[in-house]
RNA sequence: GCCACCCUAGCUCAGCUGGUAGAGCAACCGCCUUGUAAGCGGUAGGUCAUCGGUUCGAAUCCGAUGGGUGGCU
Numbered sequence: 001g002c003c004a005c006c007c008u009a010g011c012u013c014a015g016c017u018g019g020u021a022g023a024g025c026a027a028c029c030g031c032c033u034u035g036u037a038a039g040c041g042g043u044a045g046g047u048c049a050u051c052g053g054u055u056c057g058a059a060u061c062c063g064a065u066g067g068g069u070g071g072c073u
Base pairs, nucleotide, nucleotide: 001072002071003070004069005068006067007066010025011024012023013022019056027043028042029041030040031039049065050064051063052062053061
């Protein structure tokens, strides 16, 4: 330099061919326990990397930019 893939909650990742953003773990509150852990129930937490475009409507489609991983040279 070229090619492919990835970027979504604190972490690991789902999100089906565009139509209300989710799970597990972690955090917090409660139940249980003599107490802690475990277990059970609940709550909060998001500019879907950034900018622009298409569309009635974009995490999803298109373009650019940034970051990461792998491959080739």
A computed fold for a 73-nucleotide RNA from a Candidatus Peregrinibacteria bacterium, annotated as transfer RNA. The sequence was found in a public genome assembly. Lineage of the source: Bacteria > Bacteria candidate phyla > Candidatus Peregrinibacteriota. It matches the Rfam family "tRNA". From the family's description: Transfer RNA (tRNA) molecules are approximately 80 nucleotides in length. It is annotated as a transfer RNA.